Model confidence (mean pLDDT): 82 of 100.
This is a predicted structure of a 77-nucleotide RNA (transfer RNA) from a Deltaproteobacteria bacterium.
It matches the Rfam family "tRNA".
NCBI's taxonomy places the organism under Bacteria, Pseudomonadati, Myxococcota, Myxococcia.
RNA sequence: CGGGGCGUAGCGCAGCCUGGUAGCGCGCCAGCUUUGGGAGCUGGUGGUCGUGGGUUCGAGUCCCACCGCCCCGACCA
Numbered sequence: 001c002g003g004g005g006c007g008u009a010g011c012g013c014a015g016c017c018u019g020g021u022a023g024c025g026c027g028c029c030a031g032c033u034u035u036g037g038g039a040g041c042u043g044g045u046g047g048u049c050g051u052g053g054g055u056u057c058g059a060g061u062c063c064c065a066c067c068g069c070c071c072c073g074a075c076c077a
Base pairs, nucleotide, nucleotide: 001073002072003071004070005069006068007067010026011025012024013023020057027045028044029043030042031041032040033039050066051065052064053063054062
């Protein structure tokens, strides 16, 4: 430098193809059960969807540019 993939809650991911109120598990908090620890049950908590712009009535989703990470290739040595 070229090609491809990924970026969504504290962590791991789904949702994107086919635009219409952002979800799951773990975690965390509270209550109940328990003498307590642990565990179980119930309820709750938490996200500028990498950044900017465009399209649209409406964008996590479509389009463009950029940033970061990973893989492959090329180049240099």